Lysine riboswitch aptamer from Leuconostoc carnosum, 169 nucleotides, folded computationally. It was read from a public genome assembly, where an Rfam model found it. Lineage of the source: Bacteria > Bacilli > Lactobacillales > Lactobacillaceae > Leuconostoc. The coordinates come from a structure-prediction model, not an experiment, and the mean pLDDT is 75.
RNA sequence: AGUUAUCAAAGAGGAUGCAACCAAUAUUAGUCACAUAAGCUAGUCUGCCAAAGACAGUGAACUUAUGUAAAAGGAGCGGUUGCCGAAAUUUCAUUUAUGGCAUAAUGAAAUUGGGCUAACAAUUAAUAGUUGUUAGACUGUCACGGAAACGUGGUGCGCUUUGGAAAGU
Numbered sequence: 001a002g003u004u005a006u007c008a009a010a011g012a013g014g015a016u017g018c019a020a021c022c023a024a025u026a027u028u029a030g031u032c033a034c035a036u037a038a039g040c041u042a043g044u045c046u047g048c049c050a051a052a053g054a055c056a057g058u059g060a061a062c063u064u065a066u067g068u069a070a071a072a073g074g075a076g077c078g079g080u081u082g083c084c085g086a087a088a089u090u091u092c093a094u095u096u097a098u099g100g101c102a103u104a105a106u107g108a109a110a111u112u113g114g115g116c117u118a119a120c121a122a123u124u125a126a127u128a129g130u131u132g133u134u135a136g137a138c139u140g141u142c143a144c145g146g147a148a149a150c151g152u153g154g155u156g157c158g159c160u161u162u163g164g165a166a167a168g169u
Base pairs, nucleotide, nucleotide: 007163008162009161010160011159014084017083018082019081020080021079022078025075033068034067035066036065037064038063039062043055044054045053046052047101048100049099087112088111089110090109091108092107093106094105095104113139114138116136117135118134119133120132121131122130123129140155141154142153143152144151145150
């Protein structure tokens, strides 16, 4: 001086980038629940099954009528904060609790660059939203080709810039 690998710091994508929190609002809903009256007649309640417990012929549960009348979750707008595998999903394991399952939390592995649209399925009060599968165009980025416009293919442990025992501790 040059090259390579690795490491570190700082960044970019976006027509809703990701997530959390806060306040009000709409929906949930004239629903759940409560009270009264009438009817009916033996079961009813707990996340599900089992067990156990409680209530119930002094009429539970259920139906009708009248009156009072919610909430959680999810959502759009606004604001604040943290960030760019941000985050999400699936499977497995462990733990709390349990007789078992489910749920919740933690960890590991795998998948997904980003949002959008459509169909199907699940969830939900919902035709909102979310998730999964499939497909489509758009967009970011890299490689190759091209004079260029563009084309083809890949995709985040990626890409760009800088640094070089630096950075960090």